[in-house]
Molecule: transfer RNA
Organism: Candidatus Nealsonbacteria bacterium
RNA sequence: GGUCCCGUCGUCUAGAGGCUCAGGACUCCGGGUUCUCAGUCCGGCAACACGGGUUCGAAUCCCGUCGGGACCG
Numbered sequence: 001g002g003u004c005c006c007g008u009c010g011u012c013u014a015g016a017g018g019c020u021c022a023g024g025a026c027u028c029c030g031g032g033u034u035c036u037c038a039g040u041c042c043g044g045c046a047a048c049a050c051g052g053g054u055u056c057g058a059a060u061c062c063c064g065u066c067g068g069g070a071c072c073g
Stems, first nucleotide, its partner, number of pairs: 001072007010026004018056001028044006049065005
């Protein structure tokens, strides 16, 4: 340099054009339970890498940029 794959809460992930305000688990925060802790129950915080395009409508499709990975030279 070329081809391909990936990028979503702090972490791991679901989503495959409209189903919801983007859902779940763990973590974290608050509360209940307990003498205390752990555990458990309830509640809460928190995300679509960035810029364009297509579409009535994009996390989802297309292009580019950035970042990560695999293979080839």